Background: Transfer RNA from a Phycisphaerales bacterium, 73 nucleotides, folded computationally. It matches the Rfam family "tRNA". The family's RNA type in Rfam is transfer RNA. Lineage of the source: Bacteria > Pseudomonadati > Planctomycetota > Phycisphaerae > Phycisphaerales. The RNAcentral record of the sequence draws on ENA.

RNA sequence: AGCCCCGUGGCGCAAUCGGCAGCGCGUCGCAGUCCAAAUGCGAAGGUUGUCCGUUCGAAUCGGACCGGGGUUG
Numbered sequence: 001a002g003c004c005c006c007g008u009g010g011c012g013c014a015a016u017c018g019g020c021a022g023c024g025c026g027u028c029g030c031a032g033u034c035c036a037a038a039u040g041c042g043a044a045g046g047u048u049g050u051c052c053g054u055u056c057g058a059a060u061c062g063g064a065c066c067g068g069g070g071u072u073g
Stems, first nucleotide, its partner, number of pairs: 001072007010025004019056001027043005049065005
């Protein structure tokens, strides 16, 4: 340098053919307990890597760039 894959809450991952962004862990609050833990209930937390484009509508499609991994020489 070329090619391939990936980038989504703090972490790990979903999201069918483009149509409400969700799950687990963690965090916080309450219950619970002598205090805690387990457990139960609830809540907060996302400009879906960045910009542009296509579209009525984009995490999803196209382009460029950034970052990570792999591969070829």